Context: one part of a larger RNA
RNA sequence: GGACGAACGCUGGCGGUGUGCUUAACACAUGCAAGUGGAGCGACGAACCAGGGCUUGCCCUGGGGCAGAGCCGCGAACGGGUGAGUAACACGUGGGUAACGUACCCCGAUGACCGGGACAACCCGAGGAAACUCGGGCUAAUACCGGAUGUGUCCGCCUCUCAUGAGAGAGACGUGCAAAGGAAGCUUCGGCCUCCGCAUCGGGAGCGGCCCGCGGCCCAUUAGCUAGUUGGUGGGGUAACGGCCCACCAAGGCUGCGAUGGGUAGCUGGUCUGAGAGGACGAUCAGCCACACUGGGACUGAGACACGGCCCAGACUCCUACGGGAGGCAGCAGUGGGGAAUCUUGCGCAAUGCGCGAAAGCGUGACGCAGCAACACCGCGUGAGGGAAGACGGCCUUCGGGUUGUAAACCUCUUUCAGGAGGGACGAAGGACGGCCGGUGAAUAGCCGUGUCGUCUGACGGUACCUCCAGAAGAAGCUCCGGCUAACUACGUGCCAGCAGCCGCGGUAAUACGUAGGGAGCAAGCGUUGUCC
Numbered sequence: 001g002g003a004c005g006a007a008c009g010c011u012g013g014c015g016g017u018g019u020g021c022u023u024a025a026c027a028c029a030u031g032c033a034a035g036u037g038g039a040g041c042g043a044c045g046a047a048c049c050a051g052g053g054c055u056u057g058c059c060c061u062g063g064g065g066c067a068g069a070g071c072c073g074c075g076a077a078c079g080g081g082u083g084a085g086u087a088a089c090a091c092g093u094g095g096g097u098a099a100c101g102u103a104c105c106c107c108g109a110u111g112a113c114c115g116g117g118a119c120a121a122c123c124c125g126a127g128g129a130a131a132c133u134c135g136g137g138c139u140a141a142u143a144c145c146g147g148a149u150g151u152g153u154c155c156g157c158c159u160c161u162c163a164u165g166a167g168a169g170a171g172a173c174g175u176g177c178a179a180a181g182g183a184a185g186c187u188u189c190g191g192c193c194u195c196c197g198c199a200u201c202g203g204g205a206g207c208g209g210c211c212c213g214c215g216g217c218c219c220a221u222u223a224g225c226u227a228g229u230u231g232g233u234g235g236g237g238u239a240a241c242g243g244c245c246c247a248c249c250a251a252g253g254c255u256g257c258g259a260u261g262g263g264u265a266g267c268u269g270g271u272c273u274g275a276g277a278g279g280a281c282g283a284u285c286a287g288c289c290a291c292a293c294u295g296g297g298a299c300u301g302a303g304a305c306a307c308g309g310c311c312c313a314g315a316c317u318c319c320u321a322c323g324g325g326a327g328g329c330a331g332c333a334g335u336g337g338g339g340a341a342u343c344u345u346g347c348g349c350a351a352u353g354c355g356c357g358a359a360a361g362c363g364u365g366a367c368g369c370a371g372c373a374a375c376a377c378c379g380c381g382u383g384a385g386g387g388a389a390g391a392c393g394g395c396c397u398u399c400g401g402g403u404u405g406u407a408a409a410c411c412u413c414u415u416u417c418a419g420g421a422g423g424g425a426c427g428a429a430g431g432a433c434g435g436c437c438g439g440u441g442a443a444u445a446g447c448c449g450u451g452u453c454g455u456c457u458g459a460c461g462g463u464a465c466c467u468c469c470a471g472a473a474g475a476a477g478c479u480c481c482g483g484c485u486a487a488c489u490a491c492g493u494g495c496c497a498g499c500a501g502c503c504g505c506g507g508u509a510a511u512a513c514g515u516a517g518g519g520a521g522c523a524a525g526c527g528u529u530g531u532c533c
Base pairs, nucleotide, nucleotide: 001533002532003531004530006529007528008527009526010525013380014379015378016377017376018375019373020372021338026336027335028334030333031332032331035074036073037072040071041070048063049062050061051060052059053058054057081291082290083289091215092214093213094212095211096210097209100208101207102206105204106203107202108201109200110199111198113147114146115145116144122137123136124135125134126133127132152177153176155174156173158171159170160169161168162167181196182195183194185192186191217263218262219261224254225253226252229251230250231249232248233247234246235245236244266288267287268286269285270281271280272279273278293314294313295312296311297310316327317326318325319324344370346369347368348367352366353364354363355362356361383413384412385411386410393404394403395402396401417474419469420468421467422466423465427460430457431456432455433454434453435452436451437449438448439447440446477522478521479520480519481518482503483502484501488517489516490515491514492513498505499504
């Protein structure tokens, strides 16, 4: 000198864009943060419509289907947070997988036949303070189960081709293995057709698992470490290789090119600095990893050993009728605590994205916005021109004067920003609904469309922006002035009080302390402290 997620002191006008618990991975009141599908299913059934009864505001029947609960499907493994742990194939980079998986999406091939029994909801009963639980009865399905079929595929065996790392591909034979329906329309009631689903197999895309080479901290005042340890055989287990696990056998394996132990630490793209080499760091944004009160475990599932799932143990908090229960903010706000220190218990799903749905749509503290904070960067303003009797006042003085100083007053002018008034967006591309047109189609149905017209759809927000009004009007401080280092005098003090980054100032004329005048520097900031280069 530069830099900062900064803090502290004094000061503080506006805007834009960012950033904002670095400490206690401390404890958490309250609200919200993951739902959705009635075009899978049964039941209940509010508005509303029609008919009837009438005692005139109700009842019955039919249609209609809101909301809530249940079965079922998909999602909840994403998105969001944090950095505790981890020195490790965790990460980065380059490879391997002939040792693997993959729901949703895309492409291709083939199929979807015949049956069965339940369980919720509901009704009845019982227990419990509650959380909730138990028994009996009824019922549907794209829930569950059995059989058939087998385009195919798994396994076994045989042949051929390829490959070499114990395998891959093609073909023949045997055994095992599937399925579900729903909606709209037409119908001669046989069915047809479109769309969404279902099953098996192959391929793709994207995503993931596993393995390997290389790379990146400190301590030798850590020198030896190791029994599933190292390897083999056989097995188990996994999607998959493997001491991953197990039985048996052998006695190996690592280490001065630093094993083992200890300390520290999430890693990277990057960020800061520097001419570079290098050094330091890893906030925000992006990729990967790990974690979710602490420790352990599995279940479900394509995927978890699962932040807002389950079970067990522990600590803590809460409820209790003392028998027993409930909870997990390192999600968004917010509270207490810790700390030098870090924000609103805001608005909206309008946009982007995600989940579900045929769609309308619903949900979304992701996200988009707004709020707070000079925390950072950038921009703007606090006026411009004229104006010497060099006014008054202040300070200094050799008492002549000098300086503050064109500074002020005064004259002319302008009006950014803030204030007031009026107008007023882009973000809406798209989507929805309706009419028309076109394509597909037997069809005026359904589905489709860079088609066309109309209407509707914005949290921010009456915001940005534009125009007008008034009046210099509302807007300057902070640090320093001995040398380094730019800027000097007076008074006070008298080794006192104090200053100080280093050298050093202060003991009676202190440009170094304090105050004043003057000056220098930066400026909505200026200094100080801390840290890095």

Notes: The prediction has a mean pLDDT of 83. Small-subunit ribosomal RNA, 5' domain from an uncultured Solirubrobacterales bacterium, 533 nucleotides, folded computationally. It matches the Rfam family "Bacterial small subunit ribosomal RNA". Its Rfam clan is "SSU clan".